[in-house]
RNA sequence: GACUCGGUAGCUCAGCAGGUAGAGCAUCACACUUUUAAUGUGGGGGUCCUGGGUUCGAGCCCCAGCCGGGUCA
Numbered sequence: 001g002a003c004u005c006g007g008u009a010g011c012u013c014a015g016c017a018g019g020u021a022g023a024g025c026a027u028c029a030c031a032c033u034u035u036u037a038a039u040g041u042g043g044g045g046g047u048c049c050u051g052g053g054u055u056c057g058a059g060c061c062c063c064a065g066c067c068g069g070g071u072c073a
């Protein structure tokens, strides 16, 4: 340098034809327990890497860029 895969919650990742973003773990509260742990219930937490474009509407499509993995040179 070329090609390719990826970037979504604190972490690991889903998101299936474009239609108002989810799970597990973690965290907080409550229940239970002598206490802790475990378990159960509930809550909070995201301008979906950045900037443009298409569209009534974009995490998803298009363009450019940034970062990371891989292959080739």
Stems, first nucleotide, its partner, number of pairs: 001072007010025004019056001027043005049065005